Predicted 3D model of a 348-nucleotide part of an RNA (small-subunit ribosomal RNA, central domain) from a metagenome.

Context: one part of a larger RNA
RNA sequence: CUGGGCUUACAGGGUGCGUAGGCGGCCUUUCAGGUCAGAUGUGAAAUCCCACGGCUCAACCGUGGAACUGCAUUUGAAACCGAUUGGCUUGAGAUAGCUAGGGGUGUGUGGAACUUCCAGUGGAGCGGUGAAAUGUGUUGAUAUUGGAAGGAACGCCGGUGGCGAAAGCGACACACUGGGGCUGUUCUGACGCUGAGGCACGAAAGCUAGGGGAGCGAACAGGAUUAGAUACCCUGGUAGUCCUAGCUGUAAACGAUGAGCACUAGAUGGGAGAUGGUUCGCCGUCUCCGAUCGUAGCAAAAGUGUUAAGUGCUCCGCCUGGGGAGUAUGGUCGCAAGGCUGAAACUC
Numbered sequence: 001c002u003g004g005g006c007u008u009a010c011a012g013g014g015u016g017c018g019u020a021g022g023c024g025g026c027c028u029u030u031c032a033g034g035u036c037a038g039a040u041g042u043g044a045a046a047u048c049c050c051a052c053g054g055c056u057c058a059a060c061c062g063u064g065g066a067a068c069u070g071c072a073u074u075u076g077a078a079a080c081c082g083a084u085u086g087g088c089u090u091g092a093g094a095u096a097g098c099u100a101g102g103g104g105u106g107u108g109u110g111g112a113a114c115u116u117c118c119a120g121u122g123g124a125g126c127g128g129u130g131a132a133a134u135g136u137g138u139u140g141a142u143a144u145u146g147g148a149a150g151g152a153a154c155g156c157c158g159g160u161g162g163c164g165a166a167a168g169c170g171a172c173a174c175a176c177u178g179g180g181g182c183u184g185u186u187c188u189g190a191c192g193c194u195g196a197g198g199c200a201c202g203a204a205a206g207c208u209a210g211g212g213g214a215g216c217g218a219a220c221a222g223g224a225u226u227a228g229a230u231a232c233c234c235u236g237g238u239a240g241u242c243c244u245a246g247c248u249g250u251a252a253a254c255g256a257u258g259a260g261c262a263c264u265a266g267a268u269g270g271g272a273g274a275u276g277g278u279u280c281g282c283c284g285u286c287u288c289c290g291a292u293c294g295u296a297g298c299a300a301a302a303g304u305g306u307u308a309a310g311u312g313c314u315c316c317g318c319c320u321g322g323g324g325a326g327u328a329u330g331g332u333c334g335c336a337a338g339g340c341u342g343a344a345a346c347u348c
Base pairs, nucleotide, nucleotide: 004319005318006317007302008301012316014201015200016199017198021194022193023192025088026087027086030083031082033081034080035077036076037075038074039073040072041071042070049065050064051063052062053061054060091191092188093187094186095184096183097182098181099180103177104176105175106174107173108172109171110154114150115149116148117147118146119145120144121143125136126135162169163168206247207246208245209244210243211242215241216240220236221235222234223233258315259314260313261312262311263310266293267292268291270289271288272287273286274285275284276283277282297304298303321348322347323346330341331340332339333338
C1' cells in the first nucleotide's frame, strides 16, 4: 500500500459553523477533455512464454514466433463523466397563517427552608453514635414565640414528558433573541451533502483580578474505631462552591454507536400539529419528535432490528498484539496546572 474493520474485543473527532477538496436531481442543445472503437508508427537487444534445434541429459546456447497489456499521430462514436445552451420542480431555500417548548441573554420580584443576630417564655441539659467522645450549655444552651439581616437553591406540578448542535436547561414577570413542527402551494430554480486545515461553543475541577460567603465542604485540627487508621463514623473547618471580567479546553464529553440520502414486516403507549366524522365521551387518517416489544436480516454472542448494529451510495475521523506509554524528545498553545501532536530501545 492492498485487504479488513471501529456498541461491548484495537478503533467515531466532545459539539457545531464552514474554506479548499471529494461527491451530487429531471429533460434538452452543442463540444469532444475523460471514455470507447478502427488504422498507422513506435514499443532496442537480452529476460519471461511457445515451438524446433545444438552440447550424451540438464543448466546453458541458437533460430523462429508470440508478447511487450504502453505512448504518439490520425479517423470516427456520443450513452456515461466533464464543459456548454435552454428549461423543469420532486432536493434545498424563501414566504403567509397557525403552533408547542426548563432553548439563550439581561433586568426585576417572590415564598418555604437554613444559619447568624436581637427580644420574650423557660431552667438543665443539648448534640452526636453501632456504642462513645471531642464539641456546646447556669456568662442561660437545646426547645418555643416574635422580629431583623444574609447568601444559595427553586419543593409540589415533574412524567422511559419537553427544548437545545453538544456541553446543558426547571420559582415568577418583563424586555431582547436563536431554532423546530404543521398547513397552503405564492416565489427562487439544484442554490445541495460532506468537510482536511480554520473559527466558534464546550460539565466539573483548576487559574488571574475584584466582589460575595448562608449551607455544604478538598486541605487541616480534634474525637472515635483499629494491631496500625495519614480512611470509612463524629465535632469543627480554609480554599472552593455563588457573581462580574478573562484564562484553561479536558470527562465513562456515552447511545462507549460520525454526518447526509434512499430502500426494507408488524404491534403498543407518549409529546406537537393538521384534517374528516361525532352520540361532544371520543374515533379514523396524515406529517414530525421521542419510547417499549418484535419479523426478516445482521452479529462471536449479548443483542440490534424503519431512531439498524439490515441493504446500498457520498464525504470525514480513527484502528493494526500486550507492556514500555499517552511516557521521552522536538514543535506548539497556556499565567500555571497542564493540553494538542507523539516515538524508540527493551521485554512478553